[in-house]
RNA sequence: AGAGUUUGAUCCUGGCUCAGAGUGAACGCUGGCGGCGUGGAUUAGGCAUGCAAGUCGAGCGAUCUUGUACUAGUUUUCGGAGGUGCUUGCACCGAAGAAAAUAGGUACUUGAUAGCGGCAAAUGGGUGAGUAACACGUGAGUAAUCUGCCCUGAAGUUAAACAUAGCUUCGAGAAAUCGGAGGUAAUAUUUGAUGUGGUACCUGAGGCUUAUGCUUUAGGUAUUAAAGGUGGGGAUCGUAAGACCUAUCGCUUCGGGAUGAGCUCGUGUCCUAUCAGCUUGUUGGUGGGGUAAUGGCCUACCAAGGCAUUUGACGGGUAGCUGGUCUGAGAGGAUGGUCAGCCACACUGGGACUGAGAUACUGCCCAGACUCCUACGGGAGGCUGCAGUCGAGAAUCUUUAGCAAUGGACGAAAGUCUGACUAUGCGACGCCGCGUGCAGGAUGAAGGUUUUCGGAUCGUAAACUGCUUUUUUUAGGAAAGAAAGCGAUUGACUCAAUACGUCAAUCGUUGACGGUACCUAACGAAUAAGCCACGGCCAACUCCGUGCCAGCAGCCGCGGUAAUACGGAGGUGGCAAGCGUUACUCGGAAUUAUUGGGUGUAAAGGGCAAGUAGGCGGCUCAUCAAGUGAGGGGUGAAAUCUUCCGACUCAAUCGGAAAAUUGCCUUUCAAACUGAUAGGCUUGAGGUUGGAAGAGGGAAAUGGAAUUAGCAGUGUAAGGGUGAAAUCUGUAGAUAUUGCUAAGAACACCAGCGGCGAAGGCGAUUUCCUGGUCCAAAUCUGACGCUGAAUUGCGAAAGCUAGGGGAGCAAACAGAAUUAGAUACUCUGGUAGUCCUAGCCGUAAACGAUGAGCACUAGAUGUUGGUCCUUCGGGAUCAGUGUCGCAGCUAACGCAUUAAGUGCUCCACCUGGGGACUACGGCCGCAAGGUUAAAACUCAAAGGAAUUGACGGGGACCCGCACAAGCGGUGGAACAUGUGGUUUAAUUCGAUGCUACGCGAAGAACCUCACCAGGGCUUGACUUGCUCGUCGUACCCUGCUGAAAGGCAGGGGUCAUUUAGUUGGACGAUGCACAGGUGCUGCAUGGCUGUCGUCAGCUCGUGUCGUGAGAUGUUGGGUUAAGUCCCGCAACGAGCGCAACCAUUGCCCCAUGUUGCUAGUAUAUUUUUACCUUCGGGUUUAAAUGUACGCACUCUUGGGGGACUGCCUGGGAUAACCAGGAGGAAGGUGGAGAUGACGUCAAGUCAGUACGGCCCUUAUGUCCUGGGCUACACACGUGUUACAAUGGCUGGUACAAAGGGUUGCCAACCCGCGAGGGGGAGCUAAUCUCAAAAAACCAGCCUCAGUUCGGAUUGGAGUCUGCAAUUCGACUCCAUGAAGUCGGAAUCGCUAGUAAUGGGAGAUCAGCUCGCUCCCGUGAAUACGUUCCCGGGUCUUGUACACACCGCCCGUCAAGCGAUGGAAGCUGGGGGUACCCGAAGUCCUAUGCAGAUAGGCCGAAGGUAAAACCGGUGACUGGCGCUAAGUCGUAACAAGGUA
Repeated sequence: AGAGUUUGAUCCUGGCUCAGAGUGAACGCUGGCGGCGUGGAUUAGGCAUGCAAGUCGAGCGAUCUUGUACUAGUUUUCGGAGGUGCUUGCACCGAAGAAAAUAGGUACUUGAUAGCGGCAAAUGGGUGAGUAACACGUGAGUAAUCUGCCCUGAAGUUAAACAUAGCUUCGAGAAAUCGGAGGUAAUAUUUGAUGUGGUACCUGAGGCUUAUGCUUUAGGUAUUAAAGGUGGGGAUCGUAAGACCUAUCGCUUCGGGAUGAGCUCGUGUCCUAUCAGCUUGUUGGUGGGGUAAUGGCCUACCAAGGCAUUUGACGGGUAGCUGGUCUGAGAGGAUGGUCAGCCACACUGGGACUGAGAUACUGCCCAGACUCCUACGGGAGGCUGCAGUCGAGAAUCUUUAGCAAUGGACGAAAGUCUGACUAUGCGACGCCGCGUGCAGGAUGAAGGUUUUCGGAUCGUAAACUGCUUUUUUUAGGAAAGAAAGCGAUUGACUCAAUACGUCAAUCGUUGACGGUACCUAACGAAUAAGCCACGGCCAACUCCGUGCCAGCAGCCGCGGUAAUACGGAGGUGGCAAGCGUUACUCGGAAUUAUUGGGUGUAAAGGGCAAGUAGGCGGCUCAUCAAGUGAGGGGUGAAAUCUUCCGACUCAAUCGGAAAAUUGCCUUUCAAACUGAUAGGCUUGAGGUUGGAAGAGGGAAAUGGAAUUAGCAGUGUAAGGGUGAAAUCUGUAGAUAUUGCUAAGAACACCAGCGGCGAAGGCGAUUUCCUGGUCCAAAUCUGACGCUGAAUUGCGAAAGCUAGGGGAGCAAACAGAAUUAGAUACUCUGGUAGUCCUAGCCGUAAACGAUGAGCACUAGAUGUUGGUCCUUCGGGAUCAGUGUCGCAGCUAACGCAUUAAGUGCUCCACCUGGGGACUACGGCCGCAAGGUUAAAACUCAAAGGAAUUGACGGGGACCCGCACAAGCGGUGGAACAUGUGGUUUAAUUCGAUGCUACGCGAAGAACCUCACCAGGGCUUGACUUGCUCGUCGUACCCUGCUGAAAGGCAGGGGUCAUUUAGUUGGACGAUGCACAGGUGCUGCAUGGCUGUCGUCAGCUCGUGUCGUGAGAUGUUGGGUUAAGUCCCGCAACGAGCGCAACCAUUGCCCCAUGUUGCUAGUAUAUUUUUACCUUCGGGUUUAAAUGUACGCACUCUUGGGGGACUGCCUGGGAUAACCAGGAGGAAGGUGGAGAUGACGUCAAGUCAGUACGGCCCUUAUGUCCUGGGCUACACACGUGUUACAAUGGCUGGUACAAAGGGUUGCCAACCCGCGAGGGGGAGCUAAUCUCAAAAAACCAGCCUCAGUUCGGAUUGGAGUCUGCAAUUCGACUCCAUGAAGUCGGAAUCGCUAGUAAUGGGAGAUCAGCUCGCUCCCGUGAAUACGUUCCCGGGUCUUGUACACACCGCCCGUCAAGCGAUGGAAGCUGGGGGUACCCGAAGUCCUAUGCAGAUAGGCCGAAGGUAAAACCGGUGACUGGCGCUAAGUCGUAACAAGGUA
């Protein structure tokens, strides 16, 4: 510091997302140790249990107790003096004394304590519910105040009295607790004395202050205090206690201090205007009350104010505030847990009491809710203290130890109390530190992963060797935290005192943590590594699995059979006792912009003006000092942060010092700028004078043309309307035409990117009223200015209200068309409305999509109004209005003195798209509606400008059998053939618009063959390697079985080489590697092919232009078949294409001469003419055939020539080139071939071959038999034959080219009607042969008919090929003789040796062709032309398309899901109003006072009533959003087919 994401690509705007830091966190996986921190954020929900505030006996009485002393008793066991009764020996009573046990009393003493009393309990600790407030922060004030304990100063501490608790006793009650009686103490309570003083008032004097006033002092009057305890003690007094003295702690009064607190003020402190007005104790005054104190704090009366409220009152929502903390470069933003300061609260609400202090967390009273106890009468309670528990929650700890330290309460002190605190436990919750070893070690081990099979990698990693011992464990040693206090001794001070007391020194004593930190020793690498990621952002890659499934995902996006994105593995990267995820905050985000943004088209200028508040404001002089600047003072708590130093081994952590705390208050100085005050100036602004233009506004009057209607005339059959029609008008006389009349509306020409106005807007003429503007020259006022929330006015069209008016036009509506439909476009009608008057409405693409004002910054050229100059051409200047253009700006387009440039001032507005110019609420409106204006939810874009393409029912130019002009077909028939479909056991597979369909297939009876049924084989039918075997293998023959394959059996046969062992080959066999696959994927591929298209295009280098995508070149003017050529040009060149080069054909020449040719010559044979003839024949002519010479010709095959716009004329830029002509066999590419640029269609082919991956392996391989590919209601393509007379049939007579042939072509001749058979000559071919060419021509018949046309179909008989002809071949003969009489819509080919027509040959092939390929014969018609259809090329234009128009895309309906508005109602909440009831309690009144009681005011909770507000829910209902393949249409994007 940036990055990803809108596009085919680009620049911009703009949102979303990521990388960073942080946390009182939680969750997942994992987890060795220590230090320091930290830990209920949610239910201010409920709480069992224990503890958290007591202390003082040196304030008091009493009680218990330790010890000592004294004292009188009691009980038990003995004892038995003595006595009583009477039945005279029985029963009973029983003193002294002895022993043991035991409690009491008194005095002193030790310890403890319920009660009275004092102090504390108002601190400490917790929490953040409430609170938007003087609550908090900061800074002032208090002349308006209080302050226990503490410090300090002055003075004092006297005399009495009445009670009461405890206690005793009686009683009530379950309990809590309460009542009666009796008696008792004080530092409890009360009353006197004194009055240094205090307070109030009066009189006098002084000082101070901004001030209501404050304060000092003298005198007088009134009023007002107190308590004792303890230690010690010489003299004196006293019976004693004690008085008294002394020390100390208390007590009282007053002054001062310190500390703490109260109150007041300036200032700062969240969101909301869809909260704009609020307020009746309200604002002020007077009297009274109240308080420590000011004050409506309270009350009575009076006045009617107050908030100064847009600088946001009042209301609503949310929230404890701060130091600080986190983040950030900072400015800021967010936050307020721990620590510290303040505030508030203590179950909820109300209230007072006590007190220095409370309206009191562990006090009181009342009401309420809840919980508990109960004997049902009544009671008790308050963890937001520390632990702990339940609940809710994603989530937050021990019912620990100790007062050793620090601090606090009480106490004279010892001390007691202290869940404050110090420690400890638990939690990786955070920060910090340490460790899990270190060194060596390459057979680069094994193993894992991967592989191109060679290897690579984990990896010096391990093993192994050596070393160390932090940590862990065990053992031993061992701190600091401790000083006080107390005890002892000594000394000093105080004192009458060697007592007491105080101070100092020495010694002793006090540790929860804890035998802890730390140190040492021993053992031994021993006890210790995980988590996340690896498509881009973002460091890190492969294999397997999965197959739009499962899943991932922060954004973009991955996954549909080769996933670096899912899951696993290996590897790698990052961090590390942690690592990831989630949540939240700041940052990045200049994405709210003060620093630091924008508004023509991206979101955004208000429709326009006037103008209030406000903001801003010309030149100059003086003063002030509010802003501003400089210096000083106070404060800005501590902690934190920063810097330095120090203590724990370091660090975290802790301590010290400094700095900082950017702020507030105060004081002194300065006076430039802003401001204020006072004065001046003229340039801003305005006024006066003189001119000027104008559809500026309002009112009234007037005018002609046109339209329509009416009346009258002429006149006759149509008119009107449209793409074409119809509705409509018209014989009842229209349209047309002439005249007159009427009505309403609008004002042709002039008229002009001309004028005027703020905008909306304004257009016939004249008059009246009226606003603004411009120019010129002088003069006046003297900053009077600019802008402008709120407010007010104006404001097109449509619409509304009322009344008029209504010719034309024309929503709605009706009809006619169009159409699949047509609620539209077109047509015929037609009502509101359009017009006027009055009043509403207040919006528009109200646009220059550009707010107003001022100043500055090159020009050129039009034009309007004025002024000046002029050589009369024009020029200058001011104010407007246009076009072009420089600098500059802009994302670009563009703007450019009329700025979108450069600056200043003010206002308005914007902050992703949709939801939404919406809902709710408010305001306005008669209504329609307007204005203001959200949220939930949803998307990752939406958008601007420009670029390249593609497309257009856009434009221009050009080409093509593209149309047109022609010829012949297809589509109708029958058949052939291919396809679809159907059928089938199978009808194998592929090809599917053009570019599949007589296509792969140049030939399916078996084979082919991939399909089906059945029968077999399993290293296999075939390849290679390893292993084994055999001498009798390979091979051949035969038999049996079987449909065959196959199986079984028999016979024949009998390898080569080496000295030998042996080896080689062939064969066979077992097993293993493997073979094999027409199985899948042409969307994994190579190669080949089709198509656009033989169309003229497609690109590159350098340069230049542009921010860039890109452009230029390649566009333009001509021209061409052509990006062919010429010219021009910020381009200059080049490449692939075009053309040419190649072969063929057409003319000529040279060469060549067999198997070709045969003009000529010779000759042989046959036939023949003429003559002769002895009739035997001879000579001769002609023809045919053959041979020889020959190579002239034809021809063969080689090599040359020829054609190049070369020549002429004309056109053209003199160019390229075009038109015509000559010559020539051929003329402008001579014809026809081969040749196919960059690319497009994921075009076709895995079944031609090749090949990645996947799949099968006794089968998806392989062998065999039979079947199928040949099926057949049907549909389509391509063909053949026809429908006849330009013909058919019969007979006759001609003329080719190019091919094939030895497993072959096959002659002559013979047989057969024929297919063919027999036959065998010739030929490996310019020799022989297939082979007959056929149309044509000649002659004859047929005479327009389903025929002598046509030949399908069927019956019969045959031929040939072949192992085989049934499914399923071709051909022949005889017989049969179907449809069909020229073919609907539509559609195909062809521009010359072409179409059409006729035959011939070949490949494949045993056989089989109407197909395909090649060959020759006969041989036309037409092209005006480019408007239209189709395809293509170039330029240009529009675009919302880029998968590119077979594109994109809108709305209703239907379905699912989601959030939301309305809604009869139902329900909840908080607050207010009125009234009722009215607890506790303060206050008031009354009962003479007190206690107490009664009454009253206020008053919480509760209740009643009406209304408003805010939520929840709600049948039904409204729209909205989202959702691969629903319905209907086609609104928008191209002129989107009606811009």
Small-subunit ribosomal RNA from a metagenome, 1539 nucleotides, folded computationally. Model confidence (mean pLDDT): 83 of 100. The RNAcentral record of the sequence draws on SILVA.